RNA sequence: UCCUCGAUAGCUCAGUUGGUAGAGCAAAUGACUGUUAAUCAUUAGGUCCCUGGUUCGAGCCCAGGUCGAGGAGCCA
Numbered sequence: 001u002c003c004u005c006g007a008u009a010g011c012u013c014a015g016u017u018g019g020u021a022g023a024g025c026a027a028a029u030g031a032c033u034g035u036u037a038a039u040c041a042u043u044a045g046g047u048c049c050c051u052g053g054u055u056c057g058a059g060c061c062c063a064g065g066u067c068g069a070g071g072a073g074c075c076a
Stems, first nucleotide, its partner, number of pairs: 001072007010025004019056001027043005049065005
């Protein structure tokens, strides 16, 4: 320098053909229990990495950028 993949809730990750952003764990509250743990229920929690574009409509498509992982190349 080039190529490929990835970035979505606190963590790990889904997200179908572009049409209301989700799960598990964690957290809070409640139930249950002699207490704790476990279990059950409910609730909260989002700059979908950034900027721009296309579109009636973008997490998803396009361009550029940032960061991370892998691969290739260059340099004797």
Record summary: The RNA shown here (transfer RNA) has 76 nucleotides and comes from a Pseudomonadales bacterium. Rfam family: tRNA. NCBI's taxonomy places the organism under Bacteria, Pseudomonadati, Pseudomonadota, Gammaproteobacteria, Pseudomonadales.